[in-house]
RNA sequence: GGGUAACCUACCCCUGAAUCUGGGAUAACUUCGCGAAAGCGUUGCUAAUACCGGAUAAUGUCCUAGGAACUGUGGUUCCUGGGAUGAAAGGUGACCUCUCCAUGGAAGUUGCCGUUCAGGGAUGAGCCCGCGGUCCAUUAGCUAGUUGGUAGGGUAAUGGCCUACCAAGGCGACGAUGGAUAGCUGGUCUGAGAGGAUGAUCAGCCACACUGGAACUGAGACACGGUCCAGACUCCUACGGGAGGCAGCAGUGGGGAAUAUUGCGCAAUGGGCGAAAGCCUGACGCAGCAACGCCGCGUGAGUGUAGAAGGCCUUCGGGUUGUAAAGCUCUGUUGCGAGGGAAGAAACUCCUGUCAUAUAAUACAUGGCAGGCCUGACGGUACCCUCAGAGGAAGCACCGGCUAACUCCGUGCCAGCAGCCGCGGUAAUACGGAGGGUGCUAGCGUUGUUCGGAAUUACUGGGCGUAAAGCGCGUGUAGGCGGAAUGGUAAGUCAGAUGUGAAAUCCCGAGGCUCAACUUCGGAAGUGCAUUUGAAACUGCCAUUCUAGAGGUCGGUAGAGGAGAGUGGAAUUCCGGGUGUAGAGGUGAAAUUCGUAGAUAUCCGGAGGAACACCAGUGGCGAAAGCGACCCUCUGGGCCGAUUCUGACGCUGAGGUGCUAAAGCGUGGGGAGCAAACAGGAUUAGAUACCCUGGUAGUCCACGCCGUAAACGAUGAGAACUAGGUGUAGCGGGUGUUGACCCCUGCUGUGCCGAAGCUAACGCAUUAAGUUCUCCGCCUGGGGAGUACGGCCGCAAGGUUAAAACUCAAAGGAAUUGACGGGGGCCCGCACAAGCGGUGGAGCAUGUGGUUUAAUUCGACGCAACGCGCAGAACCUUACCUGGGUUUGACAUCCCCUCACAACCCUAGAAAUAGGGAAAUGCUCUCUUUGAGAGAAUUUGGUGACAGGUGCAGCAUGGCUGUCGUCAGCUCGUGUCGUGAGAUGUUGGGUUACGUCCCGCAACGAGCGCAACCCUCGCCAUUAGUUGCCAGCAUUAAGUCGGGAACUCUAGAGAUACUGCCCCGGUUAACGGGGAGGAAGGUGGGGAUGACGUCAAGUCCUCAUGGCCUUUAUGACCAGGGCUACACACGUACUACAAUGGCCGGUACAACGGGCAGCCACUUCGCGAGAAGGAGCAAAUCCCUAAAAGCCGGUCUCAGUCCGGAUUGGAGUCUGCAACUCGACUCCAUGAAGUUGGAAUCGCUAGUAAUCGUGGAUCAGCAUGCGGCGGUGAAUACGUUCCCGGGCCUUGUACACACCGCCCGUCACACCACGGGAGUUGGUUGUAUCAGAAGCGGUUGAGCUAACCUUCGGGAAGCAGGCCGCCAAGGUAUGGCUGGUAACUGGGGUGAAGUAAGUCGUAACAAGGUAA
Repeated sequence: GGGUAACCUACCCCUGAAUCUGGGAUAACUUCGCGAAAGCGUUGCUAAUACCGGAUAAUGUCCUAGGAACUGUGGUUCCUGGGAUGAAAGGUGACCUCUCCAUGGAAGUUGCCGUUCAGGGAUGAGCCCGCGGUCCAUUAGCUAGUUGGUAGGGUAAUGGCCUACCAAGGCGACGAUGGAUAGCUGGUCUGAGAGGAUGAUCAGCCACACUGGAACUGAGACACGGUCCAGACUCCUACGGGAGGCAGCAGUGGGGAAUAUUGCGCAAUGGGCGAAAGCCUGACGCAGCAACGCCGCGUGAGUGUAGAAGGCCUUCGGGUUGUAAAGCUCUGUUGCGAGGGAAGAAACUCCUGUCAUAUAAUACAUGGCAGGCCUGACGGUACCCUCAGAGGAAGCACCGGCUAACUCCGUGCCAGCAGCCGCGGUAAUACGGAGGGUGCUAGCGUUGUUCGGAAUUACUGGGCGUAAAGCGCGUGUAGGCGGAAUGGUAAGUCAGAUGUGAAAUCCCGAGGCUCAACUUCGGAAGUGCAUUUGAAACUGCCAUUCUAGAGGUCGGUAGAGGAGAGUGGAAUUCCGGGUGUAGAGGUGAAAUUCGUAGAUAUCCGGAGGAACACCAGUGGCGAAAGCGACCCUCUGGGCCGAUUCUGACGCUGAGGUGCUAAAGCGUGGGGAGCAAACAGGAUUAGAUACCCUGGUAGUCCACGCCGUAAACGAUGAGAACUAGGUGUAGCGGGUGUUGACCCCUGCUGUGCCGAAGCUAACGCAUUAAGUUCUCCGCCUGGGGAGUACGGCCGCAAGGUUAAAACUCAAAGGAAUUGACGGGGGCCCGCACAAGCGGUGGAGCAUGUGGUUUAAUUCGACGCAACGCGCAGAACCUUACCUGGGUUUGACAUCCCCUCACAACCCUAGAAAUAGGGAAAUGCUCUCUUUGAGAGAAUUUGGUGACAGGUGCAGCAUGGCUGUCGUCAGCUCGUGUCGUGAGAUGUUGGGUUACGUCCCGCAACGAGCGCAACCCUCGCCAUUAGUUGCCAGCAUUAAGUCGGGAACUCUAGAGAUACUGCCCCGGUUAACGGGGAGGAAGGUGGGGAUGACGUCAAGUCCUCAUGGCCUUUAUGACCAGGGCUACACACGUACUACAAUGGCCGGUACAACGGGCAGCCACUUCGCGAGAAGGAGCAAAUCCCUAAAAGCCGGUCUCAGUCCGGAUUGGAGUCUGCAACUCGACUCCAUGAAGUUGGAAUCGCUAGUAAUCGUGGAUCAGCAUGCGGCGGUGAAUACGUUCCCGGGCCUUGUACACACCGCCCGUCACACCACGGGAGUUGGUUGUAUCAGAAGCGGUUGAGCUAACCUUCGGGAAGCAGGCCGCCAAGGUAUGGCUGGUAACUGGGGUGAAGUAAGUCGUAACAAGGUAA
């Protein structure tokens, strides 16, 4: 939603008929008794609407005969006969018309209620059917009353519901059976919807009532507050026996995160019983508890800036809390108090009146109308009025982003937070507190759950080339889908109508509580189902046709398609023989190995196995795997052409089935080469590898298994459509030609490039990854895991199907920018190479580490720390240590007081300092001089604000600096391209030292860098000539003096060089090569100058600075010590090792600079350092100032030396308060190591390296250091393969802290979950069997029995009891499934910072160092 034609229905309503006549008991009560009790038995009496017999009755029921109508054709309904069967009970009120007795009563009449039969209705059930309703296939087969029939039984009724017999069926991939879970629905929550989740309250249905079983009674039950039995549990007991069932309302215990009063009342509504009064009603109406939800209201309103106080912050100015408060002016909700005070009540009944019905009747009764009486749990509640009065009434969460809202303090990877990302390691808007703010508000947060967002299971509405995802490929079953035409049908489809879709809910419109929530009424909706009427386009079905799909026929054609059999040559290896001699082989280099027993090499002959060079081609064939010498046989498929035939025969394809590389397995062969395993040799730290020498399975054949591959185009099959261009293979057509080629064109296959379109991008693109259709397969975060368990397959190896716990916040794709590569290309650099000289060895100097120390102050650590900060530690410096003293302080500002101190002397002391003495009365201004006052600086003392800190952190900072790197790069605007990150420009072709320039170009321009402008050196001219210069004139010892202004030089302003000119090359370019001229030539040499950025680079001890710490000390002062130590190691220098030299003598030539507390000529003294005198010079004037190497001469003659100078002894000089720790220098003496330096390593390309001296800063003194100056003055560069660093382009990447990256596996340890496991212990279920309570059915019934019958004997009927059947719990045996647990065992996961980043290696990512 239907059916019941297969049924029932108490009470209620309607209709018809009836209600006649008899009988026997029994409870209560009473008697006696038993029992603890529950209760039971017994004696006697009695009534009924209780029970029983009889009569009567049909339109009931059954049998039977005939007929009619309807119908799902099974039957149903109705009519007329005959037969059988078969009911009842009275109660109560009124009246006297009829009869009798006669105020009245009885019979009778009548009303009401009841009883019986029959029919109908209503209501409520029973049964049947269709459709729909969770998960698991790692549950695939289930079923004996099972499926059907016949007959019977049973029921209100159909039916295997039950029984007997017969047949062998029935269900299942459209999911049976089994397992798990669950009451179903109206609805509810969510959602745009479709859906998803859910099934509280309310309502409908079902099920259940301590657990299991059973029936009885009844209209209805197999019965929540009934019965019986079994079981578990609780209670009572006199131990003999008994009682019980809150999943009713309250309440108790337990469980739990959690859920209320042992309340009032039947006043209302509703129900049961009753004629009624009324009784019962934990239904219900109310009240109580809980902010549990929804709704409404309040906690005040206005005004009020001195922007009060307080709090918090602060840049100290102020800001904020904040009109907020106070104050002033008001209002009066709610609450408190006082007063009043409802509606909910109308009925029933009763009373009065009246009308109607009925009747003989104005009785009675019934019904109606009008009036009256009574009834309130809530509750003195709602509500109303009113006194006083801002009074009694605000919290919670959050404030890093998502997400509205920010500061301070505390804390310091701690404590803690956290929904996700993530905060916290000393400046936390993220923790805790505070102030402030934001949100919501009598609530606010948290937790849990559901939906949403999530198009993240995608029906609406997803995907599968590379992110997860196309089965390895065929064949084909079921299924799904399917060409054209005509006719029919009407299942789908569409439209209309009817019924239904309960009420409540949702929605809409009204009404009632002051509003609302809530509630009442009405409407709409309920997308559905059923019935019915119609339509016929599409799908389906039926019928008849068609040829475009598909297939067949004929003729051609290409091919490593398949199977079998045979044949061939080249090569390797082996064997035999010949020639021939010492090696061969192999590698990065070697060795193992072979060879004088003759190898390798070479020639001839032979054996055997495997594979088929060239042809060979993004060529061909096949479904894929795959197929390659030649010939033969058999055989599959494709393509082209032609006409004809069949007539949709098609596509796909879950399961099924076949084929399936390599490896592997079994049996038997075969075995040349190659070659896992294995052996040896190498390599290596190791080398179970890469390399080498060998070598067995295997590779080959036959037969049989296996069934997997990155089985890949990582792209399922089929069909249609959608620009082109260009190859190639096969077969045709056309033009043309004798023919061929060329050219145009069709079909099929196979490639490349590309339009539209698609794509996350890469890319795909008529061979789609485009636009569509059909069918199949598959996916749903990573790991665990393609694993475990179970099933199936396999000889095994294993395959296939295929989870979960647990764990992570990612895993992944494509592309981008970087970085990196033991990737590539181009280019540069003292990068290599070519050279020269060094370092590393020695001694010493100096710095560092380490060690030591009371202290050895601190910083700097690859390049880019280490002769660095330090351009100079004896004191000072000085920051360190020891000791002594000090506390507003050594230094600054402010306030008060004081003085004119300060300088000098004495005493104590190591000094700081302390005490004392003496001395001193200043400067400016004002007032009336003496004098007084004020002020500025200074000083003593005092008070507190404060000073001070080389204390901390350079990872809180500024500034400065180093470095890549003087490398050529780094960016921007606009435009364009890309979804975007980004790209383009900046790439490309040339060129350059250069992103320098030229050309080209979707780019056009611009900026910071490069270059130039600046300084200096080099040539010239000019101006100017002193302190500089001197050609000519003059003068001198001397540019000394006159003079000169030419030269040098000085220092101002100029000029010059620009690829300007010529030749060649080059793109007519940029530019390059060569040349001329020129002092200089292509940047002329050198300097200054350092892009965007990198290194958390360096510096808090230069300076500055936020924060923290310290304040009789971490400040400040003083003395002494230390920074100078010394088994050792390293860096950087110096001096050497000698003859290109040392020493001695002579002699020549600079430049840059410096100088008054200075440089110091000159003289004297000293061996000397130096001293004593002393001129000049604030400097082109004087001084430092001798330059040295060089040149000339001499000597030494290869030695630890006439080299070398360390070390040590002695004696001095100088500086300085002071050279002991701890200065430099001088003289005398001493005379160490060292004879050119291992591995390794540094600098330099021209006035450079090398070598020689010289001045300066710092500085009292102290220089082998530093930074300058000049003198002498080389060698070499073929070139870019290699090392290092860098630039550009490109490539790969699993890196982005960017290769000093990332990252794998074993092992040790810890924790976690899981699998296996001898077993052990539960749950659940099946089978077999034993047993069998109550009950029901059957049977028996010798015991017992009031009604009826009786001939009085008994019978009929029944009861107890017995037996049989069914059967619950229970027992035994044996299986299935599923949990817990277990010695032991297996792998897995996690373990950033667990084991202060455990152990071993380095497999992968780059060519990852052997491509993976």

The prediction has a mean pLDDT of 82. This is a predicted structure of a 1412-nucleotide RNA (small-subunit ribosomal RNA) from an uncultured prokaryote. Rfam family: Bacterial small subunit ribosomal RNA.